A computed fold for a 76-nucleotide RNA from a Thermococci archaeon, annotated as transfer RNA. Taxonomically the source falls in Thermococci (Archaea, Methanobacteriati, Methanobacteriota). Its mean pLDDT, the model's own confidence on a scale to 100, is 81. It matches the Rfam family "tRNA". Rfam's curators write: Transfer RNA (tRNA) molecules are approximately 80 nucleotides in length. It is annotated as a transfer RNA.
[in-house]
């Protein structure tokens, strides 16, 4: 160096056509329970990796950059 994959909440990760950003865990508060722990409830919580462009509108389209994984090249 070139190809393609992927980056979303603290952690795992969904998101189909561009049209209100979601779940599970966690965590925080109640209920229950002799106590925890299990269960139920309720609540927390996001620069959608950055910048920039296209659109009335961008997690999604465009370009460029930055990390991660792969694979194939180059030089010694």
């Nucleotide at each position: 160096g070139c190809c393609g994959c992927c980056g979303u909440a603290g952690c795992u990760u969904a998101g189909u056509u561009g049209g209100u950003a979601g779940a599970g865990c966690g965590c925080c508060g109640g209920a229950c329970u002799g106590u925890u722990a299990a269960u139920c409830c309720g609540g927390u919580g996001g620069u959608c990796g950055c910048c920039c462009g296209u659109u009335c509108a961008a997690g999604u389209c465009g370009g460029g950059c930055c990390g991660g994984c792969g694979g194939c090249g180059c030089c010694a």